[in-house]
RNA sequence: GGAGUUGGCCGGGCGGCGGCCCCGACACUUCGGGGAGGAAAGUCCGGACUUCGCAGGGCACGGCGCCGACCGAGGGGGCCAAAGCUGUAAAGCUCGAAGCACCCAAGGCGGGCGGGGUGACCCGACGGAAAGUGCCACAGAAACAUACCGCCUUCGGGCAAGGGUGAAAUCGCGAGGUAAGAGCUCACGUCUCGGGGUGGAAACGCUCCGAGAGGGCAAACCCCGCCGGAAGCAAGGCCGAAUAGGGGGGCGACGACGCGGCCCGCCGAGCCCCCGGGUUGGCCGCUAAGACAAAUCGCCGCACAAACACAGAAUCCGGCUUACAGGCCAACUCCUCUU
RNA sequence: UGGCGCGUGGCUCAACGGUAGAGCACCUGACUCUGGAUCAGGGGGUUCCAGGUUCGAAUCCUGGCGCGCCAGCCA
Numbered sequence: 001g002g003a004g005u006u007g008g009c010c011g012g013g014c015g016g017c018g019g020c021c022c023c024g025a026c027a028c029u030u031c032g033g034g035g036a037g038g039a040a041a042g043u044c045c046g047g048a049c050u051u052c053g054c055a056g057g058g059c060a061c062g063g064c065g066c067c068g069a070c071c072g073a074g075g076g077g078g079c080c081a082a083a084g085c086u087g088u089a090a091a092g093c094u095c096g097a098a099g100c101a102c103c104c105a106a107g108g109c110g111g112g113c114g115g116g117g118u119g120a121c122c123c124g125a126c127g128g129a130a131a132g133u134g135c136c137a138c139a140g141a142a143a144c145a146u147a148c149c150g151c152c153u154u155c156g157g158g159c160a161a162g163g164g165u166g167a168a169a170u171c172g173c174g175a176g177g178u179a180a181g182a183g184c185u186c187a188c189g190u191c192u193c194g195g196g197g198u199g200g201a202a203a204c205g206c207u208c209c210g211a212g213a214g215g216g217c218a219a220a221c222c223c224c225g226c227c228g229g230a231a232g233c234a235a236g237g238c239c240g241a242a243u244a245g246g247g248g249g250g251c252g253a254c255g256a257c258g259c260g261g262c263c264c265g266c267c268g269a270g271c272c273c274c275c276g277g278g279u280u281g282g283c284c285g286c287u288a289a290g291a292c293a294a295a296u297c298g299c300c301g302c303a304c305a306a307a308c309a310c311a312g313a314a315u316c317c318g319g320c321u322u323a324c325a326g327g328c329c330a331a332c333u334c335c336u337c338u339u
Numbered sequence: 340u341g342g343c344g345c346g347u348g349g350c351u352c353a354a355c356g357g358u359a360g361a362g363c364a365c366c367u368g369a370c371u372c373u374g375g376a377u378c379a380g381g382g383g384g385u386u387c388c389a390g391g392u393u394c395g396a397a398u399c400c401u402g403g404c405g406c407g408c409c410a411g412c413c414a
Stems, first nucleotide, its partner, number of pairs: 001335010013302006020035006037310001041321002044319005049232004053266002056264004061228005066111003070108002074104003078100002083094004112126001113124004127223002132221002134217003145170001148163002150159003171189002174186003190213010236284004246275006257268002277413003340410007349363004357394001365381005387403005
């Protein structure tokens, strides 16, 4: 000098003038306070909250899948002071503030294993294909039970080394062995399972022994383990106004409907749909931004290279993903040149 | 705001994970004086986009983009 990798941050500051929304003062037009984001987005995960009559379990269905001395919105059941009740007392029971550990949790972080890159580093839906079922087009003899060419032959047959097809063809390679061959045997290597030693918290690594070795796909069915009730703020609660608690159909003590795919327990009697009628309001939920379809801005000046990108809250919280002009900081890698 | 569904030639739709097709439309030719109808032939697709699984993806999975539909209260 060139080419890259990773992590983090800003995405406007100060002053003046003028507006917009909400709240509070004063009292009639003034003053004071607050006013979008790193993603407010997609609504993809998880949770709080609310409703579904009550309690528990099973099946089905769905999701997830290496490990955890770590973090995590939040949740769960324990221990436990005080208090209350019973008791003459010892003590027992109920309820439980703060605290203490434990367990679950979307995900994050770190590690292991596998793959990619010269490297910094990056990627991985990463349980099981040696439980079972299924599929593997075309080509090829054969895609899981077979032999086309070929090799051997005592012409009955034997073989799977070589050729050839394919994404994939019975573990690789060497030696022995044989009629020809073959894990048929042996050495070395690869892999699976079991066991011992050793390092580690674990996944797993290293090493030794034994048994064994025929593909691939589980983001095919499935098996194993773990988790999950459903719906969503137009949830839901309160108040007010108005109208015809009208008509038709269906189901129901042989159990409808009420927890939302189904079954089982308790409780109990009306429920659903269509037509017709009325209303189109207020408050809470809902917030030091907080809604009536919805405010959060404009101009000028200063420094500066410049003020420009994606984008606008609607119950809240924690994540993930996606979009983003321009700029800054830190650490690191490779190549080339010079000293 | 919340929930649900769908993207395949120009349009309407097909397609067990195994060469993307049908009808209408379009183009050319024949027939006709000409047009229509009819007959024969033909072109046209990054299966919305980007990744992943697989030997192989329209199909399976993940993320994005676009479009459409449904939801107030009372008796």
The prediction has a mean pLDDT of 76.
Two RNAs folded together computationally: RNase P RNA and transfer RNA, 414 nucleotides in total.
It holds a member of the Rfam family "Bacterial RNase P class A". The family's RNA type in Rfam is ribozyme.